[in-house]
Molecule: c-di-GMP-I riboswitch aptamer
Organism: Planctomycetota bacterium
RNA sequence: UUACGAUAAUGGCAAACCCUGAGUGAUCUGGGGACGCAAAGUAAAGGGUCUUUACCAAGCUGAUUAUAAAGAUCGCCUUGCUACCGAA
Numbered sequence: 001u002u003a004c005g006a007u008a009a010u011g012g013c014a015a016a017c018c019c020u021g022a023g024u025g026a027u028c029u030g031g032g033g034a035c036g037c038a039a040a041g042u043a044a045a046g047g048g049u050c051u052u053u054a055c056c057a058a059g060c061u062g063a064u065u066a067u068a069a070a071g072a073u074c075g076c077c078u079u080g081c082u083a084c085c086g087a088a
Base pairs, nucleotide, nucleotide: 004086005085012037013036017032018031019030021028022027035075041081042080043079045078046077047076048073049072050071051070052069053068054067057065058064
């Protein structure tokens, strides 16, 4: 230095839920709160999932599938970049 991750040490982040604000919506900002996390830091690059609109091919009574576009999600996965500590 790289890989790796301990009943080590310093710490860090913050699920569900509640309040607040934004958005048609998925969801997100701020506060409280901790389920957990060794990248639960960061990036929508490739997928997955979700939302909205269009369309009317299937289908049947408004729901679903398929297609297209625009979004969301990094605590869904892969990948890129960066990073504290130092036992085996």